[in-house]
Molecule: transfer RNA
Organism: Betta splendens
RNA sequence: AGGGGUAUAGCUCAGUGGUAGAGCAUUUGACUGCAGCUCAAGAGGUCCCCAGUUCAACUCUAGGUGCUCUCU
Numbered sequence: 001a002g003g004g005g006u007a008u009a010g011c012u013c014a015g016u017g018g019u020a021g022a023g024c025a026u027u028u029g030a031c032u033g034c035a036g037c038u039c040a041a042g043a044g045g046u047c048c049c050c051a052g053u054u055c056a057a058c059u060c061u062a063g064g065u066g067c068u069c070u071c072u
Base pairs, nucleotide, nucleotide: 001072002070003069004068005067006066007065010024011023012022013021018055026042027041028040029039030038048064049063051061052060
């Protein structure tokens, strides 16, 4: 250099074109002598960048960047 996969919450990951979710973690409250467990509530996202298609894009398309796999 060629071919493929991937990028979404602090982490691991869902998300079939129609206002973006789960688990863990974190915060607060209840419980407890203190903690843990358990229960309840909350906070946390310009969905990697740029353009295109569309009434509407995390989702489809082109290009770029990072990571990764593979072949010579």